RNA sequence: UGACGAUAAGGGCUAACCUCUCGAAAGGGAGGGGUGCAAAGCAAUGGGUCUAAGCCUCAUCAGGGGUACGACUGCCAGGCUGCCGAA
Numbered sequence: 001u002g003a004c005g006a007u008a009a010g011g012g013c014u015a016a017c018c019u020c021u022c023g024a025a026a027g028g029g030a031g032g033g034g035u036g037c038a039a040a041g042c043a044a045u046g047g048g049u050c051u052a053a054g055c056c057u058c059a060u061c062a063g064g065g066g067u068a069c070g071a072c073u074g075c076c077a078g079g080c081u082g083c084c085g086a087a
Base pairs, nucleotide, nucleotide: 004085005084012037013036017032018031019030020029021028022027035074041080042079045077046076047075048072049071050070054067055066056065057064058063
């Protein structure tokens, strides 16, 4: 330096669920909580997934269908950055 990753050390993050809050929703933020994580740090680049306010469309109405410019990095891949050091 590159790879690798332990019942190591010191720290970090925080699933479900609950409360409050923002949002049309998906989902986000704060607090509790604790399943887990060696990138569960950063960023929606490719794929994937979720939602459908607005828009388009069908319909007499009620409503149905489509659509991301909205989300998810704790779904996968790739990109950038980074702590520690047993085998």
Predicted 3D model of an 87-nucleotide RNA (c-di-GMP-I riboswitch aptamer) from a Bacillota bacterium. Its mean pLDDT, the model's own confidence on a scale to 100, is 87. Of the family's consensus pairs, 95% are formed in the model. It matches the Rfam family "c-di-GMP-I riboswitch aptamer". Gene Ontology term of the family: cyclic-di-GMP binding.